[in-house]
Context: one part of a larger RNA
Molecule: large-subunit ribosomal RNA, domain IV
Organism: Verrucomicrobiota bacterium
RNA sequence: ACCUCUCUAAGGAACUCGGCACAUUAGCCCCGUAACUUCGGGAGAAGGGGUGCCCACUUCGGUGGGUCUCAGUAAAUUGCGUUUAGCGACUGUUUAACAAAAACACAGCACUCUGCCAAGUCGUGAAGACGACGUAUAGGGUGUGACACGUGACCAAUGCGGAAAGAUUAAAACAUUGGGUUAGCCGCAAGGCGAAGCUCGGUGUCCAAGUCCCCGUGAAUGUCGGCCGUAACUAUAACGGUCCUAAGGUAGCGAAAUUCCUUGUCGGGUAAGUUCCGACCUGCACGAAUCGUGUAACGACUGAACGACUGUCUCGGAGAGGAUCUCG
Numbered sequence: 001a002c003c004u005c006u007c008u009a010a011g012g013a014a015c016u017c018g019g020c021a022c023a024u025u026a027g028c029c030c031c032g033u034a035a036c037u038u039c040g041g042g043a044g045a046a047g048g049g050g051u052g053c054c055c056a057c058u059u060c061g062g063u064g065g066g067u068c069u070c071a072g073u074a075a076a077u078u079g080c081g082u083u084u085a086g087c088g089a090c091u092g093u094u095u096a097a098c099a100a101a102a103a104c105a106c107a108g109c110a111c112u113c114u115g116c117c118a119a120g121u122c123g124u125g126a127a128g129a130c131g132a133c134g135u136a137u138a139g140g141g142u143g144u145g146a147c148a149c150g151u152g153a154c155c156a157a158u159g160c161g162g163a164a165a166g167a168u169u170a171a172a173a174c175a176u177u178g179g180g181u182u183a184g185c186c187g188c189a190a191g192g193c194g195a196a197g198c199u200c201g202g203u204g205u206c207c208a209a210g211u212c213c214c215c216g217u218g219a220a221u222g223u224c225g226g227c228c229g230u231a232a233c234u235a236u237a238a239c240g241g242u243c244c245u246a247a248g249g250u251a252g253c254g255a256a257a258u259u260c261c262u263u264g265u266c267g268g269g270u271a272a273g274u275u276c277c278g279a280c281c282u283g284c285a286c287g288a289a290u291c292g293u294g295u296a297a298c299g300a301c302u303g304a305a306c307g308a309c310u311g312u313c314u315c316g317g318a319g320a321g322g323a324u325c326u327c328g
Base pairs, nucleotide, nucleotide: 002322003321004320005319006318007317008316010314011313014312019309027051028050029049030048031047036041038146052067053066054065055064056063057062068072080307081306082305083304084303085302086301087299088298092104093103108144109143110142111141112140113139114138120130121129122128147294148293149292150291152224153223154222157221158220159217160216161215162214166212167211168210173205174204175203176202177201178200179199180198181197184193185192186191225243226242227241228240229239252286253283264280265279266278267277268276
C1' cells in the first nucleotide's frame, strides 16, 4: 500500500457530473399536524414531550412517592425530513447475465369488422379445432390511455365505404376470315388446285371484377401559406390590398423531454446560478385520441432548493481484524 470496520479537533457539501457513499432518523405512548384534494387522502405530514427499577393505591386505564446510571426502544431488530418542477394517473410488467424507465400493460374512451356453419385464427385450397358449449350489454382488430375541461379547419393526394349511368377492360365461347400442312384431282414434266382434320393468326359479337368517373368518410394515412401598405411622437397594426391553396393551425400551451441563434430578456432564489422556478412570445421546427391543457394520490424515475447530518471534502490522523511477505 490492499480488504472490512471503529474513532476523529475546527469547519460542515467547500467534495463531486450529481450529497455517490457515509452519517442522521428509528420501537411504543401522549400532544400536535399545513397547502392541496377525486373528501378516500395528504399523514407516521411537519414539530414537541415521555420511556429503567422499587413501593403504595387503583375504576387495571393509570396516579403518587422513592431510587441508580454518562445513557432506560441503554445491545440487536429499528422511517431522515421539507419545498418545487417534469414525465407517467395508479398496483403491475420488461432487455435471465451492462438499461426497471418517461418504455410495455392497465381500467376508461373511440372507431371498425362480425347475424352464427359469425368475423378472425391454426391447418395441405383438407378433415378438424379455437372463437364458444359464447350470440352484438357478445367476439375479433386498431388507436388512445384514470379523472376534469376539451378534441378546431381540410375529402385535393392515399386508404376505406357506397352507387350504378357512361368510358376502358381478360381468358373462354360463338361467328367469320387468312396462312401452313395434304387425302385427292389435273398435268408428259416442272408444277398447279386443294376437302376434312391439325396448327398459326386476324376481325367481329357477348361479358366480370377492377380502373376512370361520381358521392361520402379524420378518435382513417395525413395536411393545416406568402408578400405589401396602413392610426396625430415613435413603435405596433384592430384595418386594407394582392397571389396561391383541399384548407391555411382554432382552444390551450409555449426558450418546453420540443428554442438553432441562446448562458434570449425580465423577475425570484445565491455573496456569486450555462442548471432550477415564475413570466414574456421573436413557436429555426408546440398543438388537439401519432391526443391538447390541467390534475389529488402514487414512483428503487428525472431536474432544482432547503433543514438535519456527517471524513464527501479542507487534510489528513489514530486504531482493530483480515489478507500478503519473511522466519519458525